[in-house]
RNA sequence: GUUCGAUAAAGGCAAAACCGCCCAAAGGCGGUGACGCAAAGCCAUGGGUCUACCACUGUGCAAAGCAUAGUCAUGACGGCCAGGCUGCCGAA
Repeated sequence: GUUCGAUAAAGGCAAAACCGCCCAAAGGCGGUGACGCAAAGCCAUGGGUCUACCACUGUGCAAAGCAUAGUCAUGACGGCCAGGCUGCCGAA
């Protein structure tokens, strides 16, 4: 340096659930908690997924406006996959 994660050690992260807070929502943050993780460290670049306040379209009501159905990411998910960057220990 490359490939790999059988074994061991040191350390790391933290699913669900519950509590508090933020958000229109998806979701996020903190605490408790560990299902798991060798990149479950970092980057929304590509795909995928979730949501739809606003906006647009249809429908109903005389209208304002309200209700309702649909579309839409500019909002999210890195613990869905790919890609980029970096990295502990060990083995070959």